Context: one part of a larger RNA
RNA sequence: CUCUCGUUAAGGAACUCGGCAAAAAUACUCCGUAACUUCGGGAGAAGGAGUGCUCCUGUUGGUUAAGACUUUACGUUGUAAGCUGAUAGGAGUCGCAGCAAAUUGGCCCAAGCGACUGUUUACCAAAAACACAGGUCUCUGCUAAGUCGCAAGACGAAGUAUAGGGGCUGACGCCUGCCCAGUGCUGGAAGGUUAAGGGGACGGCUUAGCGCAAGCAAAGGUCAGAACCGAAGCCCCAGUGAACGGCGGCCGUAACUAUAACGGUCCUAAGGUAGCGAAAUUCCUUGUCGGGUAAGUUCCGACCUGCACGAAUGGCGUAACGACUUGGGCGCUGUCUCAACGAGAGACUCG
Numbered sequence: 001c002u003c004u005c006g007u008u009a010a011g012g013a014a015c016u017c018g019g020c021a022a023a024a025a026u027a028c029u030c031c032g033u034a035a036c037u038u039c040g041g042g043a044g045a046a047g048g049a050g051u052g053c054u055c056c057u058g059u060u061g062g063u064u065a066a067g068a069c070u071u072u073a074c075g076u077u078g079u080a081a082g083c084u085g086a087u088a089g090g091a092g093u094c095g096c097a098g099c100a101a102a103u104u105g106g107c108c109c110a111a112g113c114g115a116c117u118g119u120u121u122a123c124c125a126a127a128a129a130c131a132c133a134g135g136u137c138u139c140u141g142c143u144a145a146g147u148c149g150c151a152a153g154a155c156g157a158a159g160u161a162u163a164g165g166g167g168c169u170g171a172c173g174c175c176u177g178c179c180c181a182g183u184g185c186u187g188g189a190a191g192g193u194u195a196a197g198g199g200g201a202c203g204g205c206u207u208a209g210c211g212c213a214a215g216c217a218a219a220g221g222u223c224a225g226a227a228c229c230g231a232a233g234c235c236c237c238a239g240u241g242a243a244c245g246g247c248g249g250c251c252g253u254a255a256c257u258a259u260a261a262c263g264g265u266c267c268u269a270a271g272g273u274a275g276c277g278a279a280a281u282u283c284c285u286u287g288u289c290g291g292g293u294a295a296g297u298u299c300c301g302a303c304c305u306g307c308a309c310g311a312a313u314g315g316c317g318u319a320a321c322g323a324c325u326u327g328g329g330c331g332c333u334g335u336c337u338c339a340a341c342g343a344g345a346g347a348c349u350c351g
Stems, first nucleotide, its partner, number of pairs: 001346008010337002014335001019332001027051005036041001038171001052093012067077003094098001106330007113322002118130002134169007146155003172317004177247003182244002184240005191235003197229002203223004209216002248266005275309001276306001287303005
């Protein structure tokens, strides 16, 4: 010097990103216990007091002679003494200290997120992520939908819409606004478009025949093939947002000023409702005001000018819960002012 421990004057978070680490508290009995609340909780809230040993007194339990009763049995009942437990009160006594060691909650206030118990990145992340009960949409009538498989077959399910599959949301409370123009899905079928297939006109090649010749040309074969008929789909017409998604601009106006309930105008499918709001979202920004501090870029309460919240990609609340995150306080301490001493193990020498 390093590691693991122990103790420390005065101060007590001044340390630090942050009380990280350590300290403190810790058992049992009694007293006492707030806001809030889903009336269960919160709660071991918080905050106090007591605790050893000896003696005395009381209360109470077990065991039990006698006695009593009787279905005479290893019966029932039952009190004294003794022994043995529990508990209350009083007196005394020792120590610095009585749960004398060890094991054995620190607490409170406020906010965010997630309701909760759970689950997770085996080996840097345990969380606000995942799940969850609950909600809702959608598919599925049974040889179900869906899934695996080339198939046979299997799961679903030895189930049957109070069932099963899929998507989203995520307890509970109050709620969940407007837009169907685009995309998706569902329904519709008049019209347009449209495949294979059906259809077979016109035509080409071939040559019996005809013709003086140019050429014409039946049947058959062959090549090519128009009109017309022809489904779903698409176009089209509707519906549908707890489907994917979206939810404006400019100008003017009130008896100081300011602001604009009001008006005008342009555009749109419709122009953001309730609630919340410098927020896990606010760039400007350490916004402004208030609170807390001697002093506060964090925190809490407001305001609203929301760069760029917003309603199941849920909105806003919410008791309880959390090895979550943030701010404050009490207690406590070597975290620090500022370091010191001690113990053990290393370090050093030999092996």